[in-house]
RNA sequence: GUUGAUAAAGGCAAACUGCUUGAAAAAGUAGGACGCAAAGCCUAGGAUCUAAGGUGGUCUUUUGUAUUUGACUACUAUGACCGCCUGGUUGCCAUAC
Numbered sequence: 001g002u003u004g005a006u007a008a009a010g011g012c013a014a015a016c017u018g019c020u021u022g023a024a025a026a027a028g029u030a031g032g033a034c035g036c037a038a039a040g041c042c043u044a045g046g047a048u049c050u051a052a053g054g055u056g057g058u059c060u061u062u063u064g065u066a067u068u069u070g071a072c073u074a075c076u077a078u079g080a081c082c083g084c085c086u087g088g089u090u091g092c093c094a095u096a097c
Base pairs, nucleotide, nucleotide: 001097002096003094004093011036012035016031017030018029019028020027021026034083040089041088042087044086045085046084048080049079053076054075055074056073057072058071059070
């Protein structure tokens, strides 16, 4: 340096549950362990999730048009996720080569 045991010292913690935050996705925290050799860190590229706000459409209201109010709906990340993939960066232990 490559590699990652049925080893050792340690580490992390999915689902689920309580509380808190958030419009939501989700996050924090306390339990809890399905798993993980980077399941440490960085959303840098892609995938995925959400749609508050924004834009459009339909309806509502009106004699009619525009605007407004309200309802429904489509699109949209600037939001989320690194325990989906890739990339960057740092690192414990040790068999074998």
The RNA shown here (c-di-GMP-I-GGC riboswitch aptamer) has 97 nucleotides and comes from Evansella clarkii. NCBI's taxonomy places the organism under Bacteria, Bacillati, Caryophanales, Bacillaceae, Evansella. The sequence was found by an Rfam model in a public genome assembly. Model confidence (mean pLDDT): 83 of 100.